A computed fold for a 121-nucleotide RNA from uncultured Desulfitobacterium sp., annotated as c-di-AMP riboswitch aptamer (ydaO/yuaA leader). RNAcentral holds the sequence, with entries from MGnify. Taxonomically the source falls in Desulfitobacterium (Bacteria, Bacillota, Eubacteriales, Desulfitobacteriaceae). The model forms 92% of the base pairs in the Rfam consensus. Its mean pLDDT, the model's own confidence on a scale to 100, is 85.
RNA sequence: UGCUGAAUCUGAGUCCGAAACUCAGAGCGGGGGAGAUAUUUUUUGGGGUGAAUCACGUACUUUUACGUGUAGGGCUUACACCUAGUCCGAACUCGUCAACUAACCUCGUAAGCAAGAAAGG
Numbered sequence: 001u002g003c004u005g006a007a008u009c010u011g012a013g014u015c016c017g018a019a020a021c022u023c024a025g026a027g028c029g030g031g032g033g034a035g036a037u038a039u040u041u042u043u044u045g046g047g048g049u050g051a052a053u054c055a056c057g058u059a060c061u062u063u064u065a066c067g068u069g070u071a072g073g074g075c076u077u078a079c080a081c082c083u084a085g086u087c088c089g090a091a092c093u094c095g096u097c098a099a100c101u102a103a104c105c106u107c108g109u110a111a112g113c114a115a116g117a118a119a120g121g
Stems, first nucleotide, its partner, number of pairs: 001114004008026007027109006037099001045097001046094004054069006072088005081121003
């Protein structure tokens, strides 16, 4: 400097130190929550964040692991779109419970990466 992501900025405190931590605010993001409406099907448990869902196959007693695809998502000319190329297609969590939802209540503001080149309209 740039990328994924809501995850940035400002003020104060601690502090040698705009490094880290704490508090407050703004911004951004999430959850709960009426009526009307919708759905009715609650152990075959049911939900939430997220792009990350589903199918088939192999190994395995199962759990699970792996493979090939896939819904979907990202990156690549410091812009947009198309084409092309390429990568991801996870993980965590609530705890028997939540459709939507005005008022209202409440939470988060992390983490991880890139560094030779490799593109047309």